[in-house]
Molecule: transfer RNA
Organism: Phycisphaerales bacterium JB039
Parts: sequence; structure tokens; C1' cells
RNA sequence: GGAGGCGUAGUUCAGUGGAAAGAACGGGGGGUUCGUACCCCUCAGACGCCGGUUCGAAUCCGGCCGCCUCCG
Repeated sequence: GGAGGCGUAGUUCAGUGGAAAGAACGGGGGGUUCGUACCCCUCAGACGCCGGUUCGAAUCCGGCCGCCUCCG
């Protein structure tokens, strides 16, 4: 320099055009217990950035940024 893949919660992931964007672990609060742990209930927390397409975009398209792999 070229090609491909990926970027969603603190972490690991799902969601592949329309419902309040979900799960597990982790975190806060509460219950249970003499107490801790386990367990149960509950709460908070995210679409890398900019533009485009569309009635509607996390999702499709372009650019940029970052990470990974391959080629030279």
C1' cells in the first nucleotide's frame, strides 16, 4: 500500500428495516439469614463519529476513526 471481517451496557454476546434495544455475568437497593454466601425481587446502564437512502435505520449505502486477519 491492497483485500476482508468487526465496532451495541463495566465484560461476553444477541438483535440483519418498524413493538419500551435484550440476555448472562458484574454493579446499586431490598428480601431471606444470628451473620456471610447461595437464592428471590427490583433498579441503573449501550447502538464508534459524520453524512446519505427510506414514511421509518443498531440494521442498508458512503466517508472517517479504531481493532483483528490475510496478501505484498